[in-house]
């Protein structure tokens, strides 16, 4: 480089039930506690669901392109 599959959701590491209110855990900031740190508690921050359209009353989810990574084969 070609063909093919797989992944792309919060600062990170990942859920989200066969289409029905986008969540946890770490972080992070502020407090309590301690002589400080640090542990430990509580609040509180958090999101163009990779990017462009489609189908639907309704899309992270289905469908078509695109792009990035990975992985196999040539």
């Nucleotide at each position: 480089g070609g063909u093919a599959a797989a992944u792309a959701u919060a600062g990170u590491u990942c859920a989200a039930u066969u289409g029905g209110u986008a969540g946890a855990a770490c972080g992070a900031u502020a407090g309590a506690u301690u002589g400080u740190g640090g542990a430990u508690c509580u609040a509180u921050u958090g999101g163009u669901u990779a990017c462009a359209g489609g189908u639907u009353c309704g899309a992270g989810u289905c469908c078509u392109g695109u792009u990035a990574u990975u992985u196999a084969c040539c």